[in-house]
RNA sequence: AGAUUUGGGCAGGCGGUCGCCCUUGAAGUGUUUAAGCCUUCAGGCGAGGAAAGUCCGGACACGGAAGAACACGGUGAUGGCGAACGGCCACCGACCAAGCUGAUGGUCAGGGAUAGUGCCACAGAGAAGAAACCGCCGAACGGCUCCUCACGGAGUGCGUGGCAAGGGUGAAAUGGUGCGGUAAGAGCGCACCGCUUGUCUGGCGACAGACAAGGCAUGGAAAACCCCACCGCGUGCAAGCGCAAGCAGUCCUUGUUGGGAAACCAACGCCCGUUGUUCGCGGGUCGGACGGGUCGCGUGCUUCGAGGUCAACGGCAACGUUGAUCCAGAGAGAAAUGAUCGCCACCAGCUUCGGCUGGAACAAAAUCCGGCUUACGUCCAAUUUCAGCG
RNA sequence: GGGGAUAUAGCUCAGUUGGGAGAGCGCGUGGAUCGCACCCACGAGGUCGGGGGUUCGAGUCCCCCUAUCUCCACCA
Repeated sequence: AGAUUUGGGCAGGCGGUCGCCCUUGAAGUGUUUAAGCCUUCAGGCGAGGAAAGUCCGGACACGGAAGAACACGGUGAUGGCGAACGGCCACCGACCAAGCUGAUGGUCAGGGAUAGUGCCACAGAGAAGAAACCGCCGAACGGCUCCUCACGGAGUGCGUGGCAAGGGUGAAAUGGUGCGGUAAGAGCGCACCGCUUGUCUGGCGACAGACAAGGCAUGGAAAACCCCACCGCGUGCAAGCGCAAGCAGUCCUUGUUGGGAAACCAACGCCCGUUGUUCGCGGGUCGGACGGGUCGCGUGCUUCGAGGUCAACGGCAACGUUGAUCCAGAGAGAAAUGAUCGCCACCAGCUUCGGCUGGAACAAAAUCCGGCUUACGUCCAAUUUCAGCG
Repeated sequence: GGGGAUAUAGCUCAGUUGGGAGAGCGCGUGGAUCGCACCCACGAGGUCGGGGGUUCGAGUCCCCCUAUCUCCACCA
């Protein structure tokens, strides 16, 4: 100097001219009964950190007697924050930063594989209670050969066998290292490490440490089905509310029983509604299908809000409490928020150091908030390692 | 503004307990025919839209982007 990662800031400023959306006021000889519309003039306001993706969570609105079970979807160590969350903070554990330990930093969709079912291709002897290809052994039984009169002994690795140390396969091979032990071996025995179980101590807890016992029983994968715990009504401002304008109907269906003169009532059936199924509940005995009309206005709609800034206090922190203070600020026809000139500021190149030329990202509201993710220019700070041992 | 779906060869599409990337048409070469078509045989052609993750292993499972298609209003 460049790059990586993390955190924070900014998103050019001032003035002139010409325009655009919305809005306020005035004028008009245009239109109109009027409101209003139109024209002109003057004033005011006019994007973002992501307005984006619509991935989560809420507010708000409507539907539904708004209930129960199952299904379905989501989340998943622990504690806290918060209106809520899949977000944030702290802590724990695992892994990574070229050997070990610790610090520091980073990553983690991090419940359960000892509830059950299924899967682990190819290769390999063997892939989850499974096994011996190469190999090692000759202890035991038998065979064969030799020695011996015989008992017996030696050899061979041939049959029945023993083993899992080593090789080999694989992503993964049923604890690791060492010593003993053995025919050869093996937690077979022992020491240390790991693991499991128990007790104690510390911690709100996840968990950690110490001690004791047990030769080890428990491979991987749940972003396979699944199990457990917790959470979840549905639809979204094209929600919804109030007006205006305009139109044309057609077809199918309208059950049974009982009571009653009838209206009507009761039971059953049927239909509709509550995301799906069943029940329950409510409504109706009606309704359903096809068709017809409009493409308008207002409201919801906009910065007093889970708001910003500062200080004190509490907390490791996220955050909370209290006090003071500030609120100017778009809201549309899914269409506006721009262009240009001058000066200054920034970056790059050239320079005769006077200047000259060029550049300035990603992208743009649409009911409103809290997050996440993605896109992106520039500036600042930190970081990409440190210590001990070998 | 708000829902839903799709992306695999040049085109149209398959692809399920995750392990071989396929079919039809088209294209090329050869055969057959006097010649062409039909036909027969063989062959080429793929970043499974892009990136990341889970896994020994991903077209397939999960997440994030990109592109395309599609649905919606009011009145009686």

Overview
This is a predicted complex of two RNAs, RNase P RNA and transfer RNA, with 466 nucleotides together. It holds a member of the Rfam family "Bacterial RNase P class A". Rfam describes the family as follows. Ribonuclease P (RNase P) is a ubiquitous endoribonuclease, found in archaea, bacteria and eukarya as well as chloroplasts and mitochondria. Gene Ontology terms of the family: tRNA processing, ribonuclease P activity and dimeric ribonuclease P complex. The literature on the family includes a 1998 paper in Annu Rev Biochem by Frank and Pace, "Ribonuclease P: unity and diversity in a tRNA processing ribozyme". Its mean pLDDT, the model's own confidence on a scale to 100, is 76.